[in-house]
RNA sequence: GAUUUAUAACGAAGAGCUGAGAGAACAGGCUCAAUGAUGCUCUAGCAACCUUCUCAACAGGGAAAGGUGCUAAAACCUGGCCCGCAAGGGAAUUAUAAACU
Repeated sequence: GAUUUAUAACGAAGAGCUGAGAGAACAGGCUCAAUGAUGCUCUAGCAACCUUCUCAACAGGGAAAGGUGCUAAAACCUGGCCCGCAAGGGAAUUAUAAACU
């Protein structure tokens, strides 16, 4: 990197370094940003996929040491393909986890 399955309206910020754009991509919005965004590191935290305890149980419930992940805004919002008058639903894409290759 490919594939499969699951999840994505909840939740959780300080410091140091950096220094101009950033919010995945395209279009349109909107927002954040020299009162320092983004990114990186450390610390803290959130969550509970793996893990672990309980249980007859792969249901349900609990834990959070370890492996990941995450900590502006719904995956920031809408649209691109399908269904629908619309509201809305589905798919695709993206992200993350676990398994497999």